[in-house]
Context: one part of a larger RNA
RNA sequence: UUGGGCGUAAAGCGUCCGUAGGUGGUUGAGCAAGUCUAUUGUUAAAGAGUGGGGCUUAACUCCAUCAAGGCAGUAGAAACUGCACGACUAGAGAAUGGUAGGGGCAGAGGGAAUUCCCGGUGUAGCGGUGAAAUGCGUAGAGAUCGGGAAGAACACCAGUGGCGAAAGCGCUCUGCUGGACCUAUUCUGACACUGAGGGACGAAAGCUAGGGGAGCGAAAGGGAUUAGAUACCCCUGUAGUCCUAGCCGUAAACGAUGGAUACUAGGUGUUGUCAGCAUCGACCCUGACAGUGCCGGAGCUAACGCGUUAAGUAUCCCGCCUGGGGAGUACGCACGCAAGUGUGAAACUC
Repeated sequence: UUGGGCGUAAAGCGUCCGUAGGUGGUUGAGCAAGUCUAUUGUUAAAGAGUGGGGCUUAACUCCAUCAAGGCAGUAGAAACUGCACGACUAGAGAAUGGUAGGGGCAGAGGGAAUUCCCGGUGUAGCGGUGAAAUGCGUAGAGAUCGGGAAGAACACCAGUGGCGAAAGCGCUCUGCUGGACCUAUUCUGACACUGAGGGACGAAAGCUAGGGGAGCGAAAGGGAUUAGAUACCCCUGUAGUCCUAGCCGUAAACGAUGGAUACUAGGUGUUGUCAGCAUCGACCCUGACAGUGCCGGAGCUAACGCGUUAAGUAUCCCGCCUGGGGAGUACGCACGCAAGUGUGAAACUC
C1' cells in the first nucleotide's frame, strides 16, 4: 500500500450551497496522450536461474546462456479512456397551464384565559398539602358582578395530515417572497452527480446594548419532610423566558441510517394532482405520477430487525472508524466580549 467496516458493537460532518478534484448519457468521423502489439537499444561485472566442464564428491570454481519486468526509440492497432470537431434526446434545465401547503419576512386585527388596578354586592376565611406550615385576609381577602390595563401563548379544527435543506413552522387578514408536485406539448442540448478547502443557515441555554415584563421560573429566601435534606413537596422570587440589533455555533442537531442514479414479489392506509368510468353535480370505483405510514416475500443481518422511503443488488463521490481508561484532556494554532468552540496528542495503566 492492498484487503475490512460505519441503524444498535468504534465509526455518517447538524443541514445545505459550491471551488479545485474525482466520476459521468447516446451517436458519427478524426487524432493517437493513456492502452495494446511487434521490433531495436539499454538495464556493468559478480551473484541468482538453466545447461555443461574442473578439483575423488560437495562447498568452491570455469564456460555457455535465457526469461520476465523497467526505461527510451521506431513501426503499427483504434475497441475502451482521453483530446478536439459535429449530431441526438432518455439525464439536467427552461417556457406555457394548473394545484396543495403551520415554507420565509413585514404589517394590521381578534377572542378565551391569567395577573394587576378601580368600583358594586358580601363576610370570615382563603390558599396549599400525604398531613401541615410559611403566605394572603376585618386596613374587608377569597367568592361574585361591572369597568380598565398589560404581557405572553393561540383551545376546538388537529390527523404515524401538511410544508421546509436542516434547525424548525399552527388564531385571522393583507403585502412581498422561496421551493415542491401534476398535466400535456414546445425549447436548450449533457449544461450532470459528488464535493477537500471555503461560504451560508443553524433548537435551547448563554453573552452585549436598548426596550418589555402578565404567567412561568435557574439563583436566592422562607415553610415542611428527614438522622441530616445545600433535594423531591409548599409559599415567595431575581436573571431568564418576549421584542429590536449583534454575538455564540453547540444538542440523544436521531431515522443514532451521507448524497446521487439504476434495478429487484406483493398487500393495505393516507396526502396532492391528473386521467378513465359514472353522473345534473359531488362522492364511490379503476389506473398513473409525486409524497407519507403500516405489514410482508426474496435477499441481507451477529441477532434485533431492514425489506421499492432497503440495512437488498450494483456504480460514482465525500465524511468517518481501528481495544478500554488517560481524554474530547494537555500543548500549539484559529475563532469568540466572555462562557467556551474547532482542531487534537503522549507518558502511564488495564